A computed fold for a 343-nucleotide part of an RNA from Patescibacteria group bacterium UBA1372, annotated as small-subunit ribosomal RNA, central domain.
It was read from a public genome assembly.
The prediction has a mean pLDDT of 84.
It matches the Rfam family "Bacterial small subunit ribosomal RNA". Rfam links the family to the GO terms ribosome and structural constituent of ribosome.

[in-house]
Context: one part of a larger RNA
RNA sequence: UUGGGCGUAAAGGGUCUGUAGGCGGUUUUUCAAGUCCUGUUUCAAAGACUUCGGCUUAACUGAAGGAAGGGAUGGGAUACUGGAAGACUCGAGUGGUAUCGAGGCUACUGGAAUUUAUAGUGUAGGGGUAAAAUCCGUGGAUACUAUAAAGAACACCAAGGGCGAAAGCUGGUAGCUAGGUGCAUACUGACGCUGAGAGACGAAAGCUAGGGUAGCAAAUCAGAUUAGAGACCUGAGUAGUCCUAGCCGUAAACUAUGUCUGCUAAUCCCGCGAUUUUUUGUGGGAUGCAAGCUAACGCGUUAAGCAGAUCGCCUGGGGAGUACAGCCGCAAGGCCGAAACUC
Numbered sequence: 001u002u003g004g005g006c007g008u009a010a011a012g013g014g015u016c017u018g019u020a021g022g023c024g025g026u027u028u029u030u031c032a033a034g035u036c037c038u039g040u041u042u043c044a045a046a047g048a049c050u051u052c053g054g055c056u057u058a059a060c061u062g063a064a065g066g067a068a069g070g071g072a073u074g075g076g077a078u079a080c081u082g083g084a085a086g087a088c089u090c091g092a093g094u095g096g097u098a099u100c101g102a103g104g105c106u107a108c109u110g111g112a113a114u115u116u117a118u119a120g121u122g123u124a125g126g127g128g129u130a131a132a133a134u135c136c137g138u139g140g141a142u143a144c145u146a147u148a149a150a151g152a153a154c155a156c157c158a159a160g161g162g163c164g165a166a167a168g169c170u171g172g173u174a175g176c177u178a179g180g181u182g183c184a185u186a187c188u189g190a191c192g193c194u195g196a197g198a199g200a201c202g203a204a205a206g207c208u209a210g211g212g213u214a215g216c217a218a219a220u221c222a223g224a225u226u227a228g229a230g231a232c233c234u235g236a237g238u239a240g241u242c243c244u245a246g247c248c249g250u251a252a253a254c255u256a257u258g259u260c261u262g263c264u265a266a267u268c269c270c271g272c273g274a275u276u277u278u279u280u281g282u283g284g285g286a287u288g289c290a291a292g293c294u295a296a297c298g299c300g301u302u303a304a305g306c307a308g309a310u311c312g313c314c315u316g317g318g319g320a321g322u323a324c325a326g327c328c329g330c331a332a333g334g335c336c337g338a339a340a341c342u343c
Stems, first nucleotide, its partner, number of pairs: 004314003007297002012311001014201004021194003025088007033081002035077009049065006091191001092188003096183005103177007110154001114150008125136002162169002206247006215241002220236004258310006266287009292299002316343003326335003
């Protein structure tokens, strides 16, 4: 190489864009590189193989014969792959029209709640827990009312709902912007798929600088609990959580299931569109059902079925996602990633 795998046993890259590469629709002509046929030449001898012989046999050895296959070169074939030229419309895309949604960004804005401040009413408790205490309160708390301020999050609608490549996205309005889907057809004419490197995005936490800080709350302090309590419970409380600019680049980044294409029984629901009903296109979901698959669990038109294209990854446990080197980062650390030894 051939070969086996990746939902849960080791193994799908967090996601996408895309370079090289790999693969690629229908059709005509042409070339003949791959491919196939054939001729010539070469691949010394020995060895190997077949047959016959010599030593009593064998090992050993003598003689004869025959390839297959490879290299070079000449001639030929043209279905397939490939090169060149041309054509096509089903793949892909552009335009038109209709429509959809928490897709993204920016600005403005709304009410409830919370906390605080001020004023009023009012008096002895409040708060908290399994029970308490720390804590707040006669310097008037808690409760109720009025006014004001601030920051953060958006009840109901709300759903097996929707959108987005993923991360993720939910009060309202406006602007800017990206996308999906349906319909009829006009246009381009294979422009496609995947994608090593590369680039972009990427929850939370964390970092840098400047703001902001209502609530919550690592650290920290205190009260309890306890043998102890560095915890669980309680009262406080700083980073942080929020905004702007820039880093970080990781997650059980999970559907633990890469992307794309075709094919293979059903039933039901939802969104959008076409449609008088019926029906139908597309996207999503459910049942767990045909065939089939699976070690089983289960999967089953959203496949883990049947096939094809292409990338990534796996090869016993520990050592170890460690060490060293390199690259990236302000740091934290990340990426890449062993071995000795041991079972």